[in-house]
RNA sequence: UCCUUAUCAAGAGCGGCUGAGGGACAGGCCCGAUGAAGCCCGACAACCUGCGAAAGCAAGGUGUCAAAUCCUGCGGUGAAUGCCGAAAGAUGAGGU
Repeated sequence: UCCUUAUCAAGAGCGGCUGAGGGACAGGCCCGAUGAAGCCCGACAACCUGCGAAAGCAAGGUGUCAAAUCCUGCGGUGAAUGCCGAAAGAUGAGGU
């Protein structure tokens, strides 16, 4: 990189440094000097892992900490702002 598979409406900072951007992509709509992204610390506990009969606990590996994966993006359905599914994306586990 690619393949398979599971999950994606729960959870998590009034901290420090720094300083303009960020929310995958496109369109929207938002967040941001009352401080974005990043780093440190802290936290959460989804998957793996350990313990446990279970509920659960731990926090070692990965991950996460605005908004449903922020919404829509393709198809179906419906009177409907709705509903269902897919695609795309993200994360884990396994494989190549």